[in-house]
């Protein structure tokens, strides 16, 4: 000085002057005594992703005697972190990369099933199209034989060739008519043992001559986790309505008003409904009786019917900062200081100067003049994930050029 | 906030993981006609909304984006 990886950060700075939203204090005004207007002074006022809603908690209610099985859905080497995760750290295998590093949904295909199109003889169960090689026949050349060569017929083989993503271990040497794990050495596979390592795994020694093709982001199997909703949860006040109907559950003193149906011409009987607003009984209010007034079945679904207020939940929290010690790390412990938006269809804006980076243009070597500065905005919180994003700033390492 | 569904040529729809992804209208060009229409022959038109991954192969299996539609909530 070029390329590159890997990790952390910031994402305009500062004054001024006008607005907005939340708190707290003070004044004034009006007034039906509770609040409305109105002003001021202090003071807090969007992120790294506030998003996408894909994961995990907490919080709330609903539901549950305990446990296990099914089903469903989820995750998926191994240890550890953490309130938990499908998240993060640290190994292990595995693939890429010259290297720094990067990258993998990485249990189980010898429990079963189903798929492998097209080619190709053959696609899962072995099977030969060319070819290779014996042996037998004709035939031709030579012709004495050996031998070559066409063609036929019965086998042999799986080495070469070709087809597919894949062709029933791979190299190499023997060995064979020709081949073939046929034998035999490694390398791969599988069992068994040993040794390190918590473990995943890794080194080693021995047996086994090979039986076992790919797919589980096909169905399955094996382990392990999941009770169900979601701040419009959910408590309280308050306003309107028809405080109506119907179904079902549970629990209930007496009477039987009302209503349906049936018979009759009628009084009226018979049958079923019936939580009558009658009667007791409890309970609330008016200071006790007395008396008066009101409430008086609960709960769920579903029709019908209102309404579009208002307080809580709500921001002290797995919570920021900084120090220290333990850990390789994620990350845990102590101390020490800070209070840090919270309303709703919702505020956090805008404009001057001065500085910062970026492109252009002019005079020119420093300037002055234009433009532009992103993605995107809280809505019960929080811990990850994944997307989006102008620009920049810092560490630590690789690879190449140069100079010394 | 939660739950669910779709996205294939210019429109409407197909397509078991299998070759080069088809059909209708429609669009263009020849033909018939004095022209136009019908109709009759042909041609062109797809990143299968986007990247990524599993696989021998992806419109189709997975996952992360985009875009769009529908459903359900208070109260007594």
């Nucleotide at each position: 000085c070029c390329a590159g990886a890997c990790g952390g950060c910031c994402g305009g700075a500062c004054g001024g002057c006008c607005g907005c939203c939340g708190g707290u204090c003070c004044c004034g005004g009006c007034c039906u005594c509770g609040g409305c207007c109105g002003g001021g002074g202090c003071u807090g006022g969007a992120g790294g992703a506030a998003a996408g809603u894909c994961c995990g908690g907490g919080c709330u209610c609903c539901a549950c005697g305990g446990g296990a099985a099914c089903a469903c859905g989820g995750u998926g080497c191994c240890g550890g972190c953490u309130a938990a995760c499908g998240g993060c750290c640290g190994g292990c295998g595995g693939g890429g990369g010259c290297g720094a590093c990067c990258c993998c949904a990485g249990g189980g295909a010898a429990a079963g099933u189903g798929c492998c199109a097209c080619a190709g003889a053959a696609a899962g169960c072995a099977a030969a199209c060319c070819g290779c090689c014996c042996g037998c026949c004709c035939c031709g050349c030579c012709u004495u034989c050996c031998g070559c060569g066409c063609g036929g017929c019965a086998g042999g083989c799986a080495a070469g060739g070709g087809u597919g993503a894949a062709a029933g271990g791979g190299u190499g040497c023997g060995g064979c008519a020709a081949g073939a794990g046929c034998g035999c050495a490694c390398c791969g596979c599988g069992c068994c043992c040993c040794c390190g390592g918590u473990a995943a795994c890794g080194g080693g020694g021995g047996c086994g001559g090979c039986a076992c093709g790919g797919u589980a982001a096909a169905c399955c199997c094996c382990a392990c986790c999941g009770g169900g909703a979601g701040c419009a949860a959910g408590a309280c006040c308050g306003a309107a309505u028809a405080g109506g109907g119907g179904c079902g559950g549970c629990c209930g003193g007496c009477u039987g008003a009302g209503c349906c149906g049936u018979c009759g011409c009628g009084a009226g009987a018979c049958g079923g409904c019936g939580g009558a607003c009658g009667c007791a009984a409890g309970g609330g209010c008016g200071u006790u009786c007395c008396c008066g007034c009101c409430c008086c079945g609960c709960c769920g679904c579903c029709c019908g019917g209102g309404u579009u207020g208002g307080u809580c939940g709500c921001g002290c929290g797995a919570g920021g900062c900084g120090c220290g010690c333990c850990g390789c790390g994620a990350g845990g412990c102590g101390c020490g200081u800070c209070c840090c938006a919270g309303a709703g269809g919702a505020a956090u804006g805008g404009c001057c100067g001065u500085c910062c980076c970026g492109c252009g243009c002019c005079c020119c070597a420093g300037g002055g003049c234009g433009c532009g500065g992103a993605c995107a905005g809280a809505a019960c919180c929080c811990g990850g994930c994944u997307u989006a994003c102008a620009g920049g700033c810092c560490g630590u390492c690789u690879g190449g050029c140069g100079g010394u | 906030g939660c739950g669910c569904c779709c996205g294939u040529a210019g429109c409407u729809c197909a397509a078991u993981g299998g070759a080069u992804a088809g059909a209708g209208c429609a669009u263009c060009a020849g033909a018939c006609u004095a022209c136009g229409g019908a109709u009759c022959u042909g041609a062109g038109g797809g990143u299968u909304g986007g990247g990524a991954g599993u696989u021998c192969g992806a419109a189709u299996c997975u996952u992360c984006c985009c875009g769009g539609g529908c459903g359900c909530g208070c109260c007594a």